[in-house]
RNA sequence: CUCAUCCAGAGGAGCGGAGGGAUCGGCCCUGUGAAGCUCCGGCAACCACCAGACAGAGAUUGUCUGGGUAGGUGCCAAGUCCGACAGAUUAUUUCUGGAAGAUGAG
Numbered sequence: 001c002u003c004a005u006c007c008a009g010a011g012g013a014g015c016g017g018a019g020g021g022a023u024c025g026g027c028c029c030u031g032u033g034a035a036g037c038u039c040c041g042g043c044a045a046c047c048a049c050c051a052g053a054c055a056g057a058g059a060u061u062g063u064c065u066g067g068g069u070a071g072g073u074g075c076c077a078a079g080u081c082c083g084a085c086a087g088a089u090u091a092u093u094u095c096u097g098g099a100a101g102a103u104g105a106g
Base pairs, nucleotide, nucleotide: 001106002105003104004103005102006101011040012039013038014037015036019029020028021027023084024083025082026081041076042075043074046072047071048069049067050066051065052064053063054062055061080100085097086096087095088094
């Protein structure tokens, strides 16, 4: 940089000792113990794996569908916590799209 997904789901212990929720504003979490590190556990199914269909001259190839073995990641307060920009609708909200961000694959 490109593509896909982001209204579901899943936490205990030890060390630690004041921050954390990306940014800004809000609103929250937190000495009934934040961040971070370690151990154990769990969720999920992007990749991997397995089965089938189709394409292909063919392949250890590609696409789609399904499975769920759980190997590589990821995740386990709140919809990505809400908003931010634009449009519609309204009289203060609601909706849609985007931006930004996160994760995976390339």

Predicted 3D model of a 106-nucleotide RNA (SAM riboswitch aptamer (S box leader)) from a soil metagenome.
Model confidence (mean pLDDT): 80 of 100.
Its Rfam family is "SAM riboswitch aptamer (S box leader)". Its family is annotated with regulation of gene expression in the Gene Ontology.